[in-house]
Context: one part of a larger RNA
RNA sequence: UGACGGGGGCCCGCACAAGCGGUGGAGCAUGUGGUUUAAUUCGAAGCAACGCGAAGAACCUUACCUGGGCUUGACAUGCACGGGAAAGCCGGUGGAAACAUCGGCCCCUCUUCGGAGUCCGUGCACAGGUGCUGCAUGGCUGUCAUCAGCUCGUGUCGUGAGAUGUUGGGUUAAGUCCCGCAACGAGCGCAACCCUCGUCCCUAGUUACCAGCGGGUUAUGCCGGGCACUCUAGGGAGACUGCCGGUGUCAAACCGGAGGAAGGUGGGGAUGACGUCAAGUCAUCAUGGCCCUUACGUCCAGGGCGACACACGUGCUACAAUGGCCGGUACAGAGCGUCGCCAACCCGCGAGGGUGAGCCAAUCGCCAAAAGCCGGUCUAAGUUCGGAUUGUAGUCUGCAACUCGACUGCAUGAAGCCGGAAUCGCUAGUAAUCGUGGAUCAGCCACGCCACGGUGAUACGUUCCCGGGCAUUGUACU
Numbered sequence: 001u002g003a004c005g006g007g008g009g010c011c012c013g014c015a016c017a018a019g020c021g022g023u024g025g026a027g028c029a030u031g032u033g034g035u036u037u038a039a040u041u042c043g044a045a046g047c048a049a050c051g052c053g054a055a056g057a058a059c060c061u062u063a064c065c066u067g068g069g070c071u072u073g074a075c076a077u078g079c080a081c082g083g084g085a086a087a088g089c090c091g092g093u094g095g096a097a098a099c100a101u102c103g104g105c106c107c108c109u110c111u112u113c114g115g116a117g118u119c120c121g122u123g124c125a126c127a128g129g130u131g132c133u134g135c136a137u138g139g140c141u142g143u144c145a146u147c148a149g150c151u152c153g154u155g156u157c158g159u160g161a162g163a164u165g166u167u168g169g170g171u172u173a174a175g176u177c178c179c180g181c182a183a184c185g186a187g188c189g190c191a192a193c194c195c196u197c198g199u200c201c202c203u204a205g206u207u208a209c210c211a212g213c214g215g216g217u218u219a220u221g222c223c224g225g226g227c228a229c230u231c232u233a234g235g236g237a238g239a240c241u242g243c244c245g246g247u248g249u250c251a252a253a254c255c256g257g258a259g260g261a262a263g264g265u266g267g268g269g270a271u272g273a274c275g276u277c278a279a280g281u282c283a284u285c286a287u288g289g290c291c292c293u294u295a296c297g298u299c300c301a302g303g304g305c306g307a308c309a310c311a312c313g314u315g316c317u318a319c320a321a322u323g324g325c326c327g328g329u330a331c332a333g334a335g336c337g338u339c340g341c342c343a344a345c346c347c348g349c350g351a352g353g354g355u356g357a358g359c360c361a362a363u364c365g366c367c368a369a370a371a372g373c374c375g376g377u378c379u380a381a382g383u384u385c386g387g388a389u390u391g392u393a394g395u396c397u398g399c400a401a402c403u404c405g406a407c408u409g410c411a412u413g414a415a416g417c418c419g420g421a422a423u424c425g426c427u428a429g430u431a432a433u434c435g436u437g438g439a440u441c442a443g444c445c446a447c448g449c450c451a452c453g454g455u456g457a458u459a460c461g462u463u464c465c466c467g468g469g470c471a472u473u474g475u476a477c478u
Base pairs, nucleotide, nucleotide: 002477003475004474005473007472009470010469011468012467013466015462016461019426020425021424022423023422026317027316028315029314030313031312032311033310034308035307042053043052064303065302066301067300068299069298070297073126077125078124079123080122081121082120083119088105089104090103091102092101093100094099108117109116110115128292129291131290132289133288137286138285139281140280141279142277144275149188150187151186152185153184154183155164156163157162168179169178170177194269195268196267197266199237200236201235202234203233204232205231209226213224214223215222240263243257244256245255246254247253306445319419323378324377325376326375327374328373329372335366336365337364340359341358345354346353347352385416390411391410392409393408394407395406396405432455433454434453435452436451437450438449
């Protein structure tokens, strides 16, 4: 100087407290450990591994296993020699295919006529490796932490390590600002500049509007017409403690008020200082070294990654009456669509099938929002709760649903009556609850992830637990 303390002081954070909803019990889904296996590919490991890489494992993917093939190789560049009918297409035999082998068709382009391009074969350089080392590395990422810190130049002090500045008094979300001070300045961070939501104005009208006019319909912006409003998307205004009162050191600032759509960082996002964890990743990629080279490379078929006495994490659905079921009826936002979205009509109880209009989409479609509201029914029951499991009949995707897809109908109806110790999230349009869309994607094991809107709740305070910041104190540690 730091680090540490079951030292004290000050201050923060859903850290506690106040409260709401969960997890831990059940069934199922998913990840992991373990065990099993020919293989159950690999990685991730307290917070910060465990619905994580995986935003799509039936084949493919695929890296694993078994078996069958290939050896200049599935892929790149170059050289030498030989060949050619370029490449390619069709067929036969063996075969699970890959591949091996045989036959037929086709008989290239340029040319200085030497050859070149291109292809096949042989040979040689080489290819190839998701093989090892993340403790050899780059890059990228997590984490402390969106925490308020981390430093430098010159000066000053100290023999020196170093100190000062950065400490002190106030204040702030903030090393934010003010005052003081042997310091004076500066840099990386903070804040602001960026995006988005909230109000108004302008510009623009193939979306919206009977607003005002006309026409038409059982009805609908349906038509003429209009750009007022809504909206769309570009520009601008607006908020700055600016104004008033009080407190304060005449400061910074704080408290209250006015006006305002909005206040004191308006809400949200993007943005992550010096560094820490030899943190993570050699399996995204790149890369040093090491290793394999008729195999640790490569192709193919089948299997496995989906196993199951168990254990844990994350979720979904429930245990019911502020509920289940039936009928009627209302209101979103954000997305997506031509290898696609699919209206209307017909068939089917249904998944779906048939037919077929429109739309490269503010124009057509996905599209039904659901909770809600109105009416009816069930009456406390393992039930008209709950839906696991199983049987059976089907639909769809796909070369193919046995291992191992999703969905539908009928039947079956399991555990479960609110969960021990313990433990998690959340302070506002948040929690809770309700549905909707998208990426990946043929299909889908999505209850995951990312996004969207609808309905819409509780905090005295900082003693204690956890984490962090500042100065201080002790130390046999640095």
This is a predicted structure of a 478-nucleotide part of an RNA (small-subunit ribosomal RNA, 3' major domain) from an uncultured bacterium.
Rfam family: Bacterial small subunit ribosomal RNA.